This is a predicted structure of a 1414-nucleotide RNA (small-subunit ribosomal RNA) from an uncultured bacterium. The coordinates come from a structure-prediction model, not an experiment, and the mean pLDDT is 84. It matches the Rfam family "Bacterial small subunit ribosomal RNA". The sequence is in RNAcentral, with records from ENA and SILVA.
């Protein structure tokens, strides 16, 4: 630093998204250690227990428990006993004295700090800087000065009462450093009042000025000191004012009655309307008042290259709160978190009267949530709070504990090790890649874990004792005692052992990482583009790879990428985005010289800017993190200074502006007057059937006299030419003539005036058109409506009518594509060239035109701008000033609220949701019921078809065990198939085999190699089974054949032609399609291949930022058409000779036809004519042949995911006693039907019947067959020739005779029945043919539609292949032979130019609206 996504492609605009960083997190899967540091972001939701604030006996009464002593009551082991007792060790109460000192009390200091929380708060709350001349401060330092002498109370304790209790009342004693007089007392205070000096308005300070008036005190004791009182500084800490900063909304525009200010008071510490009486009418507020919402600010964190953005969680400073609201008291301090009173909710205890509480202190409980710990140790440290000290408290703090919730640091092992083992995975797979030196194995180490053993530092003060110093209660040195929660931890050794320690996410692109496999628009994935529909690098799994690592990913949030809210740093003709326009207040900006001033600007110097944190320099824990310690900021405010810029003041110019004078132009406005034309209507005439109206028509009008036409008359309304890229106007807008009023604008002069200037939120006025309101007016046109067409329909588009309205006048309304889609206004910055308006000069003999100039209004054009189009002195150039607006599409200029309007309506103007795009501009293509040129049997213009009939064949479709399968719009349907009875055969039914119907290979075992022949079951294959004759090569091992068994390849017309190769249609034999270089373009592209002209043809010529190329056209090949030359049988026969009934039959010939090879011939080459050239043209000449001679092969980049896995190959899947394969029969031939292609006819240009010529390409041996015989015939019997220019394969129309005579026929031949031939193993399904009979449909075919442009269509035989037989199909053949073309507007197809476009799957596009279901 960027990227992906709009499009076929491209620039641009513009938004979505992504990569990065952070976190007090949370959740998935996973976890070895330790350092540091962090943890309720939710319910400031309720809260059980326990602990978080006491301390002082050196301020005071009183004093328990114990402890000495003393005192003996009680009991009472045992003993006695006359059973009444007696004695009696021990036990020790109660009281006394002393000691001890606990709880509670009075009192002093502390509970106001420490902890916690973010609830409220938008505020002087907080930040910063200032003030207080308007103020307090306990405890502490530090100077003064005092401490004298009395009083009267009260808890505690005692005793009564009440109450369940909590606790309360009464009476009674009692101390003090509690509590109250007194006395002294000032530099305190207050008043009264002399002088002095200063400031900032009230004032304030000195002269310890001077009078009066007021006010203190406490004592302990260990005799060392510690306390009390007044007072002054100082020191810390609080109060309080003030600038200046601190969110969002105007769809919250007005807010304020203690409210603003004064006066006098009251209150405080202190100022203040803080409060209260009285007077005033203030105050705020668009520079945003009040309201509403949000929310503790801050240092600081995060993110950014910064400006900035976001947030304030730990730790710090400030505040605010302590269940919820209120009050006040006690204090130096509080309106007080573990205080107190009241009111509420809640909880909790009661004996029902009545009480008791506050965890947002530390732990812990519950609830809420996606989530956030231990009811821990210690006061050893640091720090607090009492206390003279020992000390005592201390959930502040320091430690542990839990949690990968962050961050550093470590480690899971190093180094060797190839047969790169096994095994996964992948392949082009006998092989190789790969995980991979990975591993085993060998040496080695031991961090960190484990076990044992040593062990810190934090420890210093304090105290006890000695000693010095001085200011005599501090301070400093040495020495003892005592003291560690953390914790036997850190850290040091030793020891065993590689020994205990790796995962997460991701591999289409972005974005590092790639295959195989399942699955098949399912299942699932996705941040965004988007993956998935049978070969998925995007889904699941493996393998392997990349990332990062005790972690990995996802989720959510902020920053950044985003210059996408732009101050650094955007835009606004056409992408969102100029207000309809003009005057104008506020504001803003704002000409030339010049004094001063110094606000703004600079610069030095000073305060401040707390510490943490951050940069940078250093240090210390092994390192790091962390810790330590030393620098540095912009801000604000003081002060000194600079004066060029801006600002203030002041003084002067005239070029901005403005006034004046003198021309001038114009559809600028307003009012009033006139005028013609035309339209309607009136009346009257002249005249008779139509007029009107349309694409066509019909509604209307019209014999009641229309239209039409002449005259006169009336309304109203708009103003022909002229007129124009013309003028005028601020914009809407303005158009007949004339008059009046009035705006404003040019030039010219340069008299005055002396910055008076630009712009302009709000405000105001104007402001087409429709529209409203009253009140005119009404010819003409016309929304509505009405009727006629039109159409599937026509609530339209044309036609008839026809009302609001169109017009006046006053009044609202206030919006348009109100558009140059371009706000106003200055200056500047190459030109050319029309025009309208002035002005000045020159030139002239009235008149051009010529040059200089100011203004308006257009066209081109440089730089320059721009995404490009385009703009381009009239800027969308450079540049300043000001207003006004955008910030993705869609919802939507829609809701809702205000405001405005009689309405109608307008102005302001969202949110939800919802997509990745919406879009501008410009490229190529396709497209068009857009243009222009040109082309083709495309049309037309002919001629024959098909479509109607029958019959062949093909297809759909039914049907069926099966009718196998493909092809399917031109581009499938006599197509694969050039020939389906078996076979062929892929289908069906049925029987069979399963190393298999063939092949190759190994291994075994059989016979010995191996053929024939036969019988048995059977449709047949297949099984069984029997007979006969023979024994391969080699010297031998062996080796080949055969059967059977076992293996390895096997077979498959099974599936995917959307996985391929080859090979084909087809556009289309169309003229195109591209390439280097070079030039334009930001770029897609473009040029070149446009354009004129020509041509079949990007064919050529010309012209040209082009210049050449390539593939295609053509041209080289073939075939026919002319000649020539070779050659001369099987072909031919002029001329010799020979022969025959006759014939080239023969000799012979090469001359001719021919036949086969070579070769020449044509090239617009020559003549006219046109043309710049190419080229075009001619009844041109000459030629066989003429302007491409006719014909075929040759098909350019490319389109149809066009055809074909069944012609062949081939990837991938699928089947293995079956999807292979062998065989019998059946079927592909099937038939209510629809369609394509044929054939045959429908008849006289025919048909029937006899005569009767003339071809060519070709095929022939399981062959063609000559002839001769038999058959009416197919064809049989005999048979010669010929592997062929030698023998076979009859040519038909046509031509001539005769008959048919218009008829379902002497047309048509369909069915169909009879006998017959031929092929074949076999003609039932399911051939062909021939004879007799038999004679269907059908008299030229609807819509529509097809082929041909010359040896062409028609028309007529023939040939072949395929084949046993089987052609009306197909490929060639050769007979006869034709009409017709003005022409190129219309259809079809294509070519090339050019235009539009919202299509690119490319018009069979793309898109709107209803309406259905969901």
């Nucleotide at each position: 630093a960027g990227a992906g996504c709009u499009u076929u492609a491209u620039c641009c605009u513009g938004g979505c998204u992504c990569a990065g960083g952070a976190u007090g997190a949370a959740c998935g899967c996973u976890g070895g250690c330790g350092g540091c540091g962090u943890g309720c972001u939710u319910a400031a939701c309720a809260c059980a227990u326990g602990c978080a604030a006491g301390u002082c006996g050196a301020a005071c009464g009183a004093g328990a428990a114990c402890c000495a002593u003393u005192g003996g009551a009680u009991c009472g082991a045992g003993g006695u006993u006359u059973c009444g007792u007696c004695c009696a060790a021990g036990u020790g109460a109660a009281g006394g004295u002393g000691g001890g000192g606990a709880a509670a009390g009075u009192g002093g200091c502390g509970g106001a700090c420490g902890g916690g929380u973010g609830a409220g708060u938008a505020a002087c709350g907080c930040g910063u800087g200032a003030g207080c001349a308007a103020u307090c401060u306990g405890c502490c330092u530090u100077g003064g000065a005092g401490u004298g002498g009395g009083g009267a109370a009260u808890a505690a304790c005692g005793g009564c009462u009440g109450g369940a209790a909590a606790c309360a009342g009464c009476c009674g004693c009692u101390a003090a450093u509690a509590c109250c007089g007194c006395a002294u007392g000032a530099u305190a205070c207050a008043g009264c009042u002399g002088g002095g000096a200063g400031g900032c308005a009230u004032c304030u300070c000195c002269c310890u000025g001077g009078c009066u008036g007021u006010c203190a005190a406490a004592g302990a004791u260990u005799u060392a000191u510690c306390g009390c009182u007044c007072u002054g500084a100082g020191a810390u800490g609080a109060g309080c004012u003030c600038g200046c900063g601190u969110c969002u909304g105007a769809u919250u525009a007005g807010c304020u009655a203690g409210u603003u200010g004064g006066c006098g008071g009251g209150g405080u510490a202190a100022c203040g309307g803080c409060c209260c009486a009285c007077c005033a009418a203030g105050g705020c507020g668009a520079c945003g008042a009040u309201c509403a919402g949000u929310a503790g600010c801050c240092g600081g964190a995060c993110u950014g290259a910064g400006a900035g953005g976001u947030u304030g969680g730990c730790c710090g400073g400030c505040c605010a709160c302590a269940u919820u609201g209120g009050g006040a008291c006690u204090g130096a301090g509080a309106c007080a978190u573990g205080g107190u009173c009241c009111a509420a909710a809640c909880u909790c205890c009661u004996a029902c009267g009545g009480g008791a509480g506050g965890c947002a202190g530390c732990a812990g409980u519950g609830a809420g949530g996606a989530a956030u710990a231990u009811u821990g140790g210690u006061c050893a440290a640091u720090g607090g709070c009492c206390g003279g000290a020992a000390g005592g408290c201390u959930g502040a703090a320091c430690c542990a504990g839990c949690c990968a919730a962050g961050u550093c640091g470590c480690g899971u092992g190093a180094g060797g090790g190839a047969a790169u083992a096994a095994g996964g995975c992948c392949c082009u797979a006998c092989g190789g890649g790969u995980c991979g030196u990975a591993a085993a194995c060998c040496u080695c180490u031991u961090u960190u874990g484990c076990c044992a053993g040593g062990g810190a530092g934090c420890a210093a003060u304090g105290c006890c004792g000695u000693c010095c110093a001085c200011g005599u209660g501090u301070g400093g040195a040495c020495g003892g005692a005592a003291g560690g929660a953390g914790a036997g931890u850190a850290c040091c050794u030793g020891g065993a052992g590689a020994a205990a320690a790796a995962g997460c996410a991701u591999c289409g692109g972005c974005u590092a990482a790639c295959u195989c496999c399942g699955u098949g628009c399912c299942a699932g994935c996705a941040g965004c583009c988007g993956c998935g529909g049978u070969a998925a690098u995007a889904c699941g799994g493996a393998g392997g790879a990349u990332g990062c690592g005790a972690g990995c990913g996802u989720u959510a949030u902020c920053c950044g990428g985003a210059u996408u809210u732009a101050u650094u740093g955007g835009g606004u003709u056409u992408a969102a985005a100029g207000g309809g326009u003009g005057c104008g207040u506020a504001g803003g900006c704002g000409g030339c010289c010049u004094g001063c001033c110094a606000a703004g600007u600079c610069a030095g110097c000073g305060g401040u800017a707390a510490a943490a944190u951050u940069g940078c320099g250093g240090g210390g824990c092994u390192c790091a993190a962390c810790c330590c310690c030393g620098u540095a900021c912009a801000g604000c405010c003081g002060u000194u200074g600079a004066a060029a810029c801006u600002g203030c003041c002041g003084g002067g110019c005239u070029c901005g502006a403005g006034u004046g004078g003198g021309c001038g132009a114009g559809a600028a406005g307003u009012a009033u007057g006139c005028g013609g034309a035309a339209u309607g209507c009136g009346u009257g005439g002249u005249g008779u059937a139509g007029c009107g109206g349309u694409g066509a028509a019909a509604u209307g009008c019209a014999u009641a006299g229309a239209u039409a036409u002449c005259a006169c008359g009336c309304a109203g309304a708009a103003c022909c030419c002229c007129g124009a890229u013309u003028g005028c106007g601020a914009a809407g807008g303005c158009a007949g003539c004339a008059u009046a009023c009035c705006g404003g604008c040019g030039c010219c002069c340069g008299a005055c005036u002396g910055a008076c200037g630009c712009u302009g939120a709000g405000g105001c006025a104007c402001g087409a058109a429709a529209g409203u309101g009253c009140g005119g007016g009404g010819a003409u046109c016309a929304a509505a409506c009405a009727g006629g067409a039109u159409u599937a329909g026509a609530u339209a588009c044309c036609c008839u009518g026809g009302u609001a309205g169109u017009c006046c006048g006053c009044a609202c309304a206030g919006u348009a594509a109100a558009c140059g889609a371009u706000g106003a206004a200055u200056g500047c910055u190459a030109g050319c060239u029309g025009u309208c308006c002035g002005g000045g000069g020159g030139g002239a003999u009235u008149g051009a035109c010529c040059c200089c100039u100011g203004g308006g209004u257009g066209g081109c054009a440089c730089a320059g701008c721009g995404a490009a189009a385009g703009c381009g002195u009239u800027a969308a150039g450079c540049a300043u000033u000001c207003c006004a607006c955008c910030u993705g599409g869609g919802g939507a200029g829609u809701a809702c609220g205000c405001c405005g309007g009689c309405a109608a309506c307008g102005g302001u103007g969202a949110a939800a949701c919802u997509c990745a795009a919406a879009g501008g501009a410009a490229u190529u293509g396709a497209c068009g019921g857009g243009g222009g040129c040109c082309c083709g049997c495309a049309c037309a213009a002919g001629c024959g078809g098909a479509g109607g009939a029958a019959c062949a064949u093909g297809u759909g479709g039914u049907u069926u065990a099966a009718u196998u399968c493909g092809a399917u719009g031109a581009u499938a349907c006599g197509c694969g198939a050039g020939g389906a009875a078996c076979c062929u055969u892929a289908c069906c039914c049925g029987g069979g085999c399963u190393c298999a119907a063939a092949c190759g290979c190994c291994g075994a075992a059989g016979g010995g190699a191996c053929a024939u022949u036969c019988c048995c079951c059977g449709a047949a294959a297949g099984g069984g089974g029997a007979u006969u004759g023979g024994c391969c090569a080699g010297c031998a091992a062996u080796g080949g054949u055969c059967u059977u068994c076992g293996g390895c390849g096997a077979g498959g017309u099974g599936c995917u032609g959307c996985a391929u190769g080859g090979u084909u249609g087809u556009c289309g034999u169309c003229a195109g399609c591209u390439c280097g270089u070079g030039c334009c373009g930001u770029g897609a592209g473009g040029u070149g291949u446009c354009g004129g002209c020509u041509u079949a043809a990007g064919u050529g010529c010309c012209a040209u930022a082009g210049c050449g190329a390539g593939c295609g056209c053509a041209a080289c090949c073939c075939c026919c058409a002319c000649c020539g030359a070779c050659a001369g049988u099987u072909g031919c026969u002029a001329a010799c000779u020979g022969g025959u009934c006759a014939a080239g039959c023969a000799g012979a010939g090469g001359a001719c036809u021919c036949u086969g090879u070579c070769g020449g011939g044509a090239c617009u080459g020559c003549c006219g004519g046109c043309g710049c050239a190419a080229g075009c043209u001619g009844c041109g000449a000459g030629g066989a042949a003429g302007g491409c001679g006719g014909g075929g092969a040759u098909g350019a980049c490319g389109u149809c995911a066009a055809a074909u896995c069944a012609g062949c190959a081939c990837g991938g899947c699928c089947c293995u006693u079956a999807c292979g394969u062998c065989c019998g029969g059946g079927g592909c031939g099937a038939c209510a039907c629809a369609c394509g292609u044929g054939u045959u006819a429908c008849a006289a240009u025919g048909g029937c019947a006899g005569g009767u010529a003339c071809a060519g390409c070709g095929g022939g041996a399981u062959g063609c067959c000559a002839u001769g015989g038999g058959g009416c015939g197919a064809c049989c019997c005999a048979g010669a020739g010929c592997g062929g220019a030698a023998c076979c394969c009859g040519a038909a129309a046509a031509c001539c005779u005769g008959u048919c005579u218009c008829a379902g026929u002497u047309c048509g031949g369909a069915u169909c029945g009879c006998a017959g031939g031929c092929u074949g193993c076999a003609a039932c399904c399911c051939g062909c043919c021939u004879g007799c009979g038999u004679g269907a449909a059908g008299u030229c075919g609807g819509a529509a539609u097809c082929g041909c442009u010359a040896g062409u269509a028609a028309u007529c035989g023939c040939g072949g292949a395929u084949c046993a037989g089987c052609a009306u199909g197909c490929c060639g053949c050769g007979g006869u032979g034709a009409a017709u073309a003005c022409g190129u507007a219309a259809g079809c197809g294509g070519g090339c130019c050019u235009u539009g476009c919202a299509c690119a799957c490319a018009c069979c596009g793309c898109c709107c609206g209803u309406c259905a279901a969901g």